[in-house]
RNA sequence: UUUGAUCAUGGCUCAGGAUGAACGCUAGCGGCAGGCUUAACACAUGCAAGUCGAGGGGCAGCACGAGUAGCAAUACUUGGUGGCGACCGGCGCACGGGUGCGUAACGCGUAUGCAACCUACCCUAUAUUGGUGAAUAACCCGGAGAAAUUCGGACUAAUACGCCGUAAGUAAUUUUAAGGCAUCUUAGAAUUAUGAUAGAUUUAUUGUUAUAGGAUGGGCAUGCGUGAUAUUAGUUAGAUGGUAGGGUAACGGCCUACCAUGACUAUGAUAUCUAGGGGUUCUGAGAGGAAGGUCCCCCACACUGGUACUGAGACACGGACCAGACUCCUACGGGAGGCAGCAGUGAGGAAUAUUGGUCAAUGGGCGGAAGCCUGAACCAGCCAUGCCGCGUGCAGGAAGACGGCUCUAUGAGUUGUAAACUGCUUUUGUACGAGGGUAAUAUCAUCCACGUGUGGGUGAUUGAAAGUAUCGUACGAAUAAGGAUCGGCUAACUCCGUGCCAGCAGCCGCGGUAAUACGGAGGAUCCGAGCGUUAUCCGGAUUUAUUGGGUUUAAAGGGUGCGUAGGCGGAUUGGUAAGUUAGAGGUGAAAUUCCAUUGCUCAACGAUGGACUUGCCUCUGAUACUGUCAGUCUAGAGUGUAAUUGAAGGAGGCGGAAUGUGUGGUGUAGCGGUGAAAUGCUUAGAGAUCACACAGAACACCGAUUGCGAAGGCAGCUUUCUAAGUUAUAACUGACGCUGAUGCACGAAAGCGUGGGGAUCAAACAGGAUUAGAUACCCUGGUAGUCCACGCCGUAAACGAUGAUAACUCGUUGCUGGCGAUACACAGUCAGUGACCAAGGGAAACCGAUAAGUUAUCCACCUGGGGAGUACGUUCGCAAGAAUGAAACUCAAAGGAAUUGACGGGGGCCCGCACAAGCGGAGGAACAUGUGGUUUAAUUCGAUGAUACGCGAGGAACCUUACCCGGGCUUGAAAGUUAUUGACCGCUGGUGAAAGCCGGCUUUCCUUCGGGACAAGAAACUAGGUGCUGCAUGGUUGUCGUCAGCUCGUGCCGUGAGGUGUCGGGUUAAGUCCCAUAACGAGCGCAACCCCUAUCGUUAGUUGCUAGCAGGUAAUGCUGAGGACUCUAGCGAGACUGCCGGUGUAAACCGAGAGGAAGGUGGGGAUGACGUCAAAUCAGCACGGCCCUUACGUCCGGGGCGACACACGUGUUACAAUGGAUGGUACAGAGAGCAGCGACAUGGCGACAUGAAGCGAAUCUCAAAAAGCCAUUCUCAGUUCGGAUUGCAGGCUGAAACUCGCCUGCAUGAAGUUGGAUUCGCUAGUAAUCGCAUAUCAGCCAUGAUGCGGUGAAUACGUUCCCGGGCCUUGUACACACCGCCCGUCAAGCCAUGGAAGUUUGGGGUGCCUGAAGUGCGUGAGCGAA
Repeated sequence: UUUGAUCAUGGCUCAGGAUGAACGCUAGCGGCAGGCUUAACACAUGCAAGUCGAGGGGCAGCACGAGUAGCAAUACUUGGUGGCGACCGGCGCACGGGUGCGUAACGCGUAUGCAACCUACCCUAUAUUGGUGAAUAACCCGGAGAAAUUCGGACUAAUACGCCGUAAGUAAUUUUAAGGCAUCUUAGAAUUAUGAUAGAUUUAUUGUUAUAGGAUGGGCAUGCGUGAUAUUAGUUAGAUGGUAGGGUAACGGCCUACCAUGACUAUGAUAUCUAGGGGUUCUGAGAGGAAGGUCCCCCACACUGGUACUGAGACACGGACCAGACUCCUACGGGAGGCAGCAGUGAGGAAUAUUGGUCAAUGGGCGGAAGCCUGAACCAGCCAUGCCGCGUGCAGGAAGACGGCUCUAUGAGUUGUAAACUGCUUUUGUACGAGGGUAAUAUCAUCCACGUGUGGGUGAUUGAAAGUAUCGUACGAAUAAGGAUCGGCUAACUCCGUGCCAGCAGCCGCGGUAAUACGGAGGAUCCGAGCGUUAUCCGGAUUUAUUGGGUUUAAAGGGUGCGUAGGCGGAUUGGUAAGUUAGAGGUGAAAUUCCAUUGCUCAACGAUGGACUUGCCUCUGAUACUGUCAGUCUAGAGUGUAAUUGAAGGAGGCGGAAUGUGUGGUGUAGCGGUGAAAUGCUUAGAGAUCACACAGAACACCGAUUGCGAAGGCAGCUUUCUAAGUUAUAACUGACGCUGAUGCACGAAAGCGUGGGGAUCAAACAGGAUUAGAUACCCUGGUAGUCCACGCCGUAAACGAUGAUAACUCGUUGCUGGCGAUACACAGUCAGUGACCAAGGGAAACCGAUAAGUUAUCCACCUGGGGAGUACGUUCGCAAGAAUGAAACUCAAAGGAAUUGACGGGGGCCCGCACAAGCGGAGGAACAUGUGGUUUAAUUCGAUGAUACGCGAGGAACCUUACCCGGGCUUGAAAGUUAUUGACCGCUGGUGAAAGCCGGCUUUCCUUCGGGACAAGAAACUAGGUGCUGCAUGGUUGUCGUCAGCUCGUGCCGUGAGGUGUCGGGUUAAGUCCCAUAACGAGCGCAACCCCUAUCGUUAGUUGCUAGCAGGUAAUGCUGAGGACUCUAGCGAGACUGCCGGUGUAAACCGAGAGGAAGGUGGGGAUGACGUCAAAUCAGCACGGCCCUUACGUCCGGGGCGACACACGUGUUACAAUGGAUGGUACAGAGAGCAGCGACAUGGCGACAUGAAGCGAAUCUCAAAAAGCCAUUCUCAGUUCGGAUUGCAGGCUGAAACUCGCCUGCAUGAAGUUGGAUUCGCUAGUAAUCGCAUAUCAGCCAUGAUGCGGUGAAUACGUUCCCGGGCCUUGUACACACCGCCCGUCAAGCCAUGGAAGUUUGGGGUGCCUGAAGUGCGUGAGCGAA
């Protein structure tokens, strides 16, 4: 890291340590280590094994001496001396050094054995060293060949070689004694056979030979341990054993002949793949896991394969022979070679060093020694490859400097005591000087002691590393810091750039304009001469679980039984001592690890001592438990006897109902089938009905959470055969038991084979429907099959998704079968089968004596998802197929249980003009208006399902205006601050479309004298932007929805997310209230409180009112007067299910109840919970960030926002008679008014104009309300309906009505005759209809919007359906939440895997042929004295 969240399962990933490492960046020094992991690939060149003259013959070369010649130089001679090439001979070359090919093995490790063996040099002991002989190399001569090399002749020596004698010894046979381990061994005696030698010399010694012993080194054998694969199950012919012989140092089929037929194997033979093993190393708490480089031990190998020779030892790294591959030389005839020794080269590779010095030390070979040789070794060189140590300074120093970076920016924070500066120190560095030890048990000389080679002393000589370690002096902070990281895991944060680009990334994941995740910077963090990355191993991972896991549902119980091997097993007694346990001994090499001490200044590193080495072997004891042997028992198990139970199984017989068919009768038009139909059957008589007959299959009711069976499974009745369970009893056996790999048997349905049978049903198939299609669901038919017998198959969600057996663990309640003497009663008890539950368990759901609890034994199975139960191989099968059963590749999840939501063409309850019932519309026409689209220089921008579209806009001719064209300005059109000036205003000229530009005239005020007011141009700081982002935001708004919901505190429940409360029963408009209740309360919502309206009272009485009184007019509350009424507007009352009846526990409901103006929230408004839609708005305003700054700002003129093929929304007017027209006449409410409303008068047909009273308005005006009512006319028509469009003439507003205003008159008189699919509003003073007013406003495109009143209906049965919503419940693989999720095909491609026409190239088994070197044998072979 899976989820919205949770728990659990489960994988992936990281943090740690390590390395023979590599790569990137960086780099001062030293110490100690390490350094081809790949091509056991090929190798140029040099070196890595020689030595001995005290074995020998000798003398090529060197040196010395001597001699001869010569004056000398020099030449020649001379083995005489030192020595010595080559040669004969001795020893060594089998050590040391390298590598890991092969090997799964007695190879290695460990422990034993050899009575079955060998051992040069060394040590100890004993003994010997007599005689004799023949050669040969070198040298010399001659020959062949290019060379390597070789041939012939002649001479000669030995510590070379041979023969003879003798000794020890050995072998065989016989015999005696002792011992042991079976064969045997040891000692003694006799006989026979066999059987050694070498000298040198300086006379000190040393060597040779034989035997015995030791030491060392080896050989062989055995127990145990030591990889993977069973998709390798059988292997083997010298194979297993015996006898005899051969061979070997030695046992042995090691080899041969003969005989027998064995031997190994599920405890894994054989085969295949991989691999040197160990001490140890890394990791881990440990158990384990991984590794085997350096060092040590063992093994194997030496170009590849084979072979022997020599030798004490080899089948031999720097020896030989043969074969092969490769390389080189060549005169082409023939030859030479083997770095897996040290350096080094090429190649391969990510990658691994110098063709160095010295034998001074240690060690080795030879030698008497000096000494020689030694790429063993010791050193040096290269490499940060690792470990360890040191340094790159220390102290003071705040103006917290400059600079950088960041921010809320006159400043602050941070870098940071960091720097500068002052003082100090000198490790390191440079220069100069001094300089230990590795060196002695060596060699030489000499002395002493003993006395003949030892010990001791003195002196001299010998150092590669190296003038190194170390020490001293001088100088001077001088010469010395980087790498990675900074989203979480994981320590460390900001700015800029970029904009799903570039890139990052271990996992999750970052990046689509505010990236702590990319790149840079500043800062920080972690390490530090290193730091990161990559690779690999262990850890974390209890994720293979021995320690220490699981299997109902997450992966996982075999379909069931029987049973073999194996594992495990009741009580008791005795023996034994295998397991077990205690003590002791041996071994477990050293190094390593750990502890202690100690040496390098410390450390790493080294030294000494101890512990450890958990193991193996041997001896002695113990005997509880397990085993084993012997005996006994009855509780387990089984048998007997007596009952009893059942759809247990096999075979046979019988039965009725139903169905179908056939025949006959009655009878007539349909039957059948479906959601509705059709196909189908039927007048040739169906269906229906009656009778008879036949056929096959299945067995209603009983019947059930019933019963039986191992499981699959089993159902009419009956006969027979077979099996089983249970109970009672306690007679018999005496642990006989449990489990069970491999194996065997059984095993639903479908399917297969053969033969029957075939009524029903029914894959396939046909037809009819449904549908976009319908290879389906529905219907009509219908074949295999379904049934029987025999034989296969062997699988299922073969499920309780729960293996078998045994024991233990609180209760309640059913059913079945027994017992319980007698029974239709009953306490109880045994066996089975169900439900609920305590404890306990579980991730939870749940399980809970029939466990999924607590234990024991045995078996089976699991280890992330996909690929895949697939492929290949094998086994089985007639086939279908079954069983066993992978990998490549790919993902970071897949999966379980539960929670909250959301969703469902799931369920229940309920609501809403949601449907229904109604009324009126829209959709068709014309016009108005908005939008889309198109067009345009521009048609500014926004709003886009419901929730945009008469919306922002409550009013675009200019302005507005944001758009376009053109002309201007640049501190700017406006505002602020500072300083300067004194004007500004006003009048006026030119130019221009205007803005503007260029001018002319004129010229301040107040004052406390500080200054202020106003204005100007210029300067600075500021501006400005309707430019972008509503997905950075505030504020505001729409919608769900005026729906009844949304939450909290405490408590309780749950591991938890969460739940409860808020659910349930009622009720309500309502989470409204009541009852109940692990909940009790509370909050935001609901309701109420607020406003208007309906009734009344009271107060007040003008501008309102006028009943009575009075006055007056043509008339009018006109006037006096009045407060009664209306009204106005303050305050109150009133309605609360309050009363009555009924129902109900209550809440509440019902009653056309009463009363009341109003009755059950009276009507309307304001009021909008938690939240949803990244809903709308940066163009109302505000605001972060980004962008423009002589322009994306701003001013002006003109144009555009008004375009027009078309599409949509919202409206207006109509299509007419419930109407149009004409005349008369009546009744509102609410508003508005001074740049206004404008009475009234006059003029005009009219819009309107001219004059003009009143009124800042309960007073005046707008103002006429209209429909209505009363008359008249029109008479159903494109009309006296309808008014679009167009023409002409006017009016008004306004600088200005061309684009582009409204109004009037006259004329014109279009479409349209009630509107398809579909769709909208409305439940009462509502719909419908009628007019009036207002905001904006110069005017108006208003038919819009907001208000006001007038007239005034119809209908609601009801909640099945459509839409939306609420509550409860259910399913879910959804959570971006059904506009979800998700499956398969298809394109292109060929990275992975598989196939493929082909093409190409290895390995192995078996058989056969040819057959080198070599070894053995044979031959009177050849040579020779041998």
Predicted 3D model of a 1426-nucleotide RNA (small-subunit ribosomal RNA) from uncultured Rikenella sp. It matches the Rfam family "Bacterial small subunit ribosomal RNA".